[in-house]
RNA sequence: AGGGUUUGAUCAUGGCUCAGGACGAACGCUGGCGGCGUGCUUUAUACAUGCAAGUCGAACGAUGAAGUUCCUUCGGGAAUGGAUUAGUGGCGAACGGGUGAGGAACACGUGAGAAACCUGCCUUUCAUUCUGGGAUAACACCGGGAAACCGGUGCUAAUACCGGAUACUCCAUCUUGGCGGCAUCGCCGAGCUGGGAAAAAAUUUUGAUGAAAGAUGGUCUCGCGGCCUAUCAGCUAGUUGGUGAGGUAAAGGCUCACCAAGGCGACGACGGGUAGCCGGCCUGAGAGGGCGACCGGCCACACUGGGACUGAGACACGGCCCAGACUCCUACGGGAGGCAGCAGUAGGGAAUAUUGGGCAAUGGGCGAAAGCCUGACCCAGCGACGCCGCGUGAGGGAUGAAGGUCUUCGGAUUGUAAACCUCUUUCAGUAGGGAAGAAGCGAAAGUGACGGUACCUAAAGAAGAAGCACCGGCUAACUAUGUGCCAGCAGCCGCGGUAAUACAUAGGGUGCAAGCGUUGUCCGGAAUUAUUGGGCGUAAAGAGCUCGUAGGUCGUUUGUCGCGUCGAUUGUGAAAAUCUGAGGCUCAACCUCAGACCUGCAGUCGAUACGGGCAAACUAGAGUGUGGUAGGGGAGACUGGAAUUCCUGGUGUAGCGGUGGAAUGCGCAGAUAUCAGGAGGAACACCAAUGGCGAAGGCAGGUCUCUGGGCCAUAACUGACACUGAGGAGCGAAAGUGCGGGGAGCGAACAGGAUUAGAUACCCUGGUAGUCCGCACCGUAAACGGUGGGCACUAGUUGUGGGAACCUUCCACGGUUUCCGCGACGCAGCAAACGCAUUAAGUGCCCCGCCUGGGGAGUACGAUCGCAAGAUUAAAACUCAAAGGAAUUGACGGGGCCCCGCACAAGCAGCGGAGCAUGCGGCUUAAUUCGACGCAACGCGAAGAACCUUACCAAGGCUUGACAUAUAGUGAAAAGUGGCAGAGAUGUCAUGUCCGCAAGGGCGCUAUACAGGUGGUGCAUGGUUGUCGUCAGCUCGUGUCGUGAGAUGUUGGGUUAAGUCCCGCAACGAGCGCAACCCUUGCCAUUAAUUGCCAUCAUUUAGUUGGGCACUUUAAUGGGACUGCCGGUGACAAACCGGAGGAAGGUGGGGAUGACGUCAAGUCCUCAUGCCCCUUAUGUCCAGGGCUGCAAACACGCUACAAUGGCCGAUACAAAGGGUCGCUUGCCCGCGAGGGUUGGCCAAUCCCAUAAAGUCGGUCUCAGUUCGGAUUGAAGUCUGCAACUCGACUUCAUGAAGCUGGAGUUGCUAGUAAUCCCGGAUCAGCACGCCGGGGUGAAUACGUUCCCGGGCCUUGUACACACCGCCCGUCACACCACGAAAGUCGGCAACACCCGAAGCCGGUGGCCUAACCGAAAGGAAGGAGCCGUCGAAGGUGGGGUCGGUGAUUGGGGUGAAGUCGUAACAAGGUAGCCGUA
Repeated sequence: AGGGUUUGAUCAUGGCUCAGGACGAACGCUGGCGGCGUGCUUUAUACAUGCAAGUCGAACGAUGAAGUUCCUUCGGGAAUGGAUUAGUGGCGAACGGGUGAGGAACACGUGAGAAACCUGCCUUUCAUUCUGGGAUAACACCGGGAAACCGGUGCUAAUACCGGAUACUCCAUCUUGGCGGCAUCGCCGAGCUGGGAAAAAAUUUUGAUGAAAGAUGGUCUCGCGGCCUAUCAGCUAGUUGGUGAGGUAAAGGCUCACCAAGGCGACGACGGGUAGCCGGCCUGAGAGGGCGACCGGCCACACUGGGACUGAGACACGGCCCAGACUCCUACGGGAGGCAGCAGUAGGGAAUAUUGGGCAAUGGGCGAAAGCCUGACCCAGCGACGCCGCGUGAGGGAUGAAGGUCUUCGGAUUGUAAACCUCUUUCAGUAGGGAAGAAGCGAAAGUGACGGUACCUAAAGAAGAAGCACCGGCUAACUAUGUGCCAGCAGCCGCGGUAAUACAUAGGGUGCAAGCGUUGUCCGGAAUUAUUGGGCGUAAAGAGCUCGUAGGUCGUUUGUCGCGUCGAUUGUGAAAAUCUGAGGCUCAACCUCAGACCUGCAGUCGAUACGGGCAAACUAGAGUGUGGUAGGGGAGACUGGAAUUCCUGGUGUAGCGGUGGAAUGCGCAGAUAUCAGGAGGAACACCAAUGGCGAAGGCAGGUCUCUGGGCCAUAACUGACACUGAGGAGCGAAAGUGCGGGGAGCGAACAGGAUUAGAUACCCUGGUAGUCCGCACCGUAAACGGUGGGCACUAGUUGUGGGAACCUUCCACGGUUUCCGCGACGCAGCAAACGCAUUAAGUGCCCCGCCUGGGGAGUACGAUCGCAAGAUUAAAACUCAAAGGAAUUGACGGGGCCCCGCACAAGCAGCGGAGCAUGCGGCUUAAUUCGACGCAACGCGAAGAACCUUACCAAGGCUUGACAUAUAGUGAAAAGUGGCAGAGAUGUCAUGUCCGCAAGGGCGCUAUACAGGUGGUGCAUGGUUGUCGUCAGCUCGUGUCGUGAGAUGUUGGGUUAAGUCCCGCAACGAGCGCAACCCUUGCCAUUAAUUGCCAUCAUUUAGUUGGGCACUUUAAUGGGACUGCCGGUGACAAACCGGAGGAAGGUGGGGAUGACGUCAAGUCCUCAUGCCCCUUAUGUCCAGGGCUGCAAACACGCUACAAUGGCCGAUACAAAGGGUCGCUUGCCCGCGAGGGUUGGCCAAUCCCAUAAAGUCGGUCUCAGUUCGGAUUGAAGUCUGCAACUCGACUUCAUGAAGCUGGAGUUGCUAGUAAUCCCGGAUCAGCACGCCGGGGUGAAUACGUUCCCGGGCCUUGUACACACCGCCCGUCACACCACGAAAGUCGGCAACACCCGAAGCCGGUGGCCUAACCGAAAGGAAGGAGCCGUCGAAGGUGGGGUCGGUGAUUGGGGUGAAGUCGUAACAAGGUAGCCGUA
């Protein structure tokens, strides 16, 4: 410090996600030791049991143990002694300990104030401690009760209680002096009257009382600070204040009576939700954000609610009273209780410990003290819960052991790792020694929970001690096996559908380590709420516009104040924490000491530039005045012509209208057309313009009236009067609403006609609201410049509208300058890019509005507004990892421009109809083997299935195998021949027996390795092939441009068959393609001349022979054609057009040749090959069957339908091939297929081999025929082991369909189509197929509008698997969350009324009563009881608010393959979108 993820790729926007740190944690696997910390975050749920607050005999009466002494009748008694203790009394129990429910508050923090207060114990100072009295508990006796406990009578003491005296500087009333201050007042006095105080012990202390101070602790008040919500906007009657009274320690509506009507609030009152606050803790560079466990300060609470008592202090955790809920005891009458103290239990929960030891230390209570009490505390126990430290050994050790894993079988790796050798002994274990903590207390002895712990020493022995997660990228670390979109993984992207580095296991590796991972939460990264530190033209985001309130901001000069600001200083900011420096535990964690820090608040002093307040002035901002000026600015009234429609009349006749084409509609009752007249409503052609005006919406015939604003000039006036603007107010297109008018045209709804699969649309004919006017609402628009307003600054060029000045000028023009508008281009700069650019999206300042991923949703609920429609404000659950912007390259378009191709057109011949042949689908079958499926599968693999082939089926056999190699062992058999069985394979019998001297070889058998597979995967592959396409394209290097993907080059102007060439150009070059080089064919030449040829000579039936090599031919080498020449066109180029010559002319014809790539195209059944599968079978052998099966469908062909023909006879002319397991001549036989016999040829020699169409002659005469030949019968031939399933051919006989073929569709541009034969491969035989050959030999092309395919450029795009794309909505199904809903259930806070406990306060007839007064009666005073105000819980009632649930219902979201359509993206096939109905 960043990374992953939207895309084919890119940049930016933007969310999601990861790496870091932390935790009172939990869970999974694992676990050696120690130190220091830490441990119910959930039910403030309920609690069994024990303990957690007592102490004092030196306050008091009583009790009276041990011991001692004395007496004794030995039973005991007395004295002393004072242990012990229930009670009275004192102090404590308000501390310490726990918890965080409540509380948004002076509760907390911080800083002030109390002249408005209290303070036990403690400290200091002063003074006093005199004198009386009456009770009462304990106790004794009696009684009640189950118990808790209570009552009566009698006795008694005090530091318990009461009276009196005395006393000051105390208190109260009144009078009064001085001083001071901060308003009320404060301090120091003086005087009168009234009031106020236990003792104990015993030699000196401890107490008590009064007064004044201190310290400590507390109480009250105020400034400031710290949560969310406006879908809470108004709240408040003791409310705000005053007077008086009461009350309190004390100010105060704290309470009451009366009076006034105030008080709070947008700087957020009131309400709702949530929450103990802080020091601090975590994180972060910081600013911040989150948290408030442990430790410390404060607050609140103690089963829930209320209340007071006592006391210095409480409205009291281990006190009291009442009410309520719950639990327990009970004799049913009544009682008892409160772990949010320490342990512990149950429950809850993912989850949190021992019913331990000790008061030795620290601290607390009481006591004079010893001491007692102390679950505070100190320790120990449990838990890897956290932090820190240590160990699990160290050195050597290669045959790189064995084993494991992988393997290319060579090896690699685990790995110096182990073994083995040499050492060490921390920790744990054993043994011996053994603390500090102890200050203190006690006369002394003595006194340590931890603990025989820490620590020290010794001996032995490597001995007892390693796991967890991860290994696709982010992110360090890879292989094998298993699995096969299954099982599973996953933080994000995403893995898994048979070769998974992503699942599981193993080996290996990486990281951390007594831990490691996971989950949860917080901060960080996230500049992703942006103060530091973001944005708003198009990504989310400028309010539709203006005015204006509060608020914020504000020109120049001077003075003053010193609020902000700055400096110095004082107080405070507790300790702990943090940081720094030291020190102590062996180190560290931890602890101790010192310093810094605590950024804050308050006071004092000083400074006054800047901001601010106050005062005074100025004129540059702003406004006013004066003089001009342009304008569809606004309102009202009046008025004009053109056009549409309608009405009346005339002319006139059959159609009009409308469309892509039609129809509905109108018209003989006279339309349309045309002329004249009239009516009515609405809108204003030309001018007219990136021209004008207005804040925006918007504004257009003309005239008049009223009226707003702008601009220019001038510089008279005011003197900062300014800018912006939350709320608020006004204006605000269209549609829409209400009432009343109006209604020509247009025209939602609606009707009809078309179109269509449908057409509730687009098109047509009609047509109602509406559109228009008046008044009143609505308040929204893609209300857009998608750009808030104001001010200032920052190159220019040019056009245009409105002014002014100057120059020029007779005038009209013109020129220069300047101000205000409206535009275009463009620099710097900005921007993701597109683009903006003095009219900023540049550079700054001021103010407002708005944004924070997509969907859900501008929706629900609530509220406000509205007559309604609806508008404004405005969420959440849930869901996704994207959504979106700009630009790039492609692809695509029922976008555009240009161009090409038998692409169309023009032609010729076909196919599609018939029969047959072949192939395919389908069906059938035991099997009908398999593959190929638009073009680019279907006479394709197959250049040839009767057996074989053969892969298929049923049956019969074999198992190292039909075939290969190797090793070991073994044999003399095996093969062959013959016989028998069998369908055969095979079995069986007989016969038969190797080579070599040997080693060994051949052959067979046995055994082991292995063979074998046309089994799977062409989506694991190689090779090979098809296709776009013989289309003209596809790229690279360097340079340049761009942030980049990329662009340029390759685009442009011409031209070409061509990215062919030329010119231009930020490009210059190059490569693969094109072309050429190759083959063939067309012309010529040279060479050569047999088996070829024959002009001349001879010979002949015959180039047969002699001869020749001229010619033809053959086959080798050359030549020839290059736009080379001429003319024209063209940029003078490239090139094109025409011509000459030439056998051939513009690539002469044909072939081979196929760029980068596309289609996961075809092929594992040619071959090769990874992996998987079979191994007495998916291998192999064998005979038979099948691949030929047939209702109908498809494709390629053949033959035809006939006279340009059929048949018969005669007759002419090829080329290219093949042949010894062959081609076969001649002759004979057969009607023929063919048979017999004989000869030639290993081929320019012989043979196949007659070419056919053609030509000549004859016949047939338009018919299902002398066309056509299917089908069937009979008889044969040939091949072959064998023609039944299932061959070809021949002869005779038979003689089907078919008379030129619907929609549609194929080939072909010249020696081509069409037509005619010939040959070859395969092959025993079998071709209508395929591959070749020659013969005869046309028609047409105006042209590129259209169909198909392709190329270049450009444009749009929401496509990139690329239009066979993408994608929308209803419906159906499943699931999820949410809203509404008759209701129903519950919580909370109030209100009204009723009831009214305890208790304080107030009142009180009667009743009761020791202290004081009184001789007594009685009084004073007190008490119970009763009454009253207040008052918790409870009850009743109507509302409020929040939540749960609810038949049904509504939309929403999600979900590999559902239905219906086709809305959007291309001109998306009607451009799309916004508002409204």
Predicted 3D model of a 1477-nucleotide RNA (small-subunit ribosomal RNA) from an uncultured bacterium. Its Rfam family is "Bacterial small subunit ribosomal RNA". Model confidence (mean pLDDT): 84 of 100. The RNAcentral record of the sequence draws on ENA.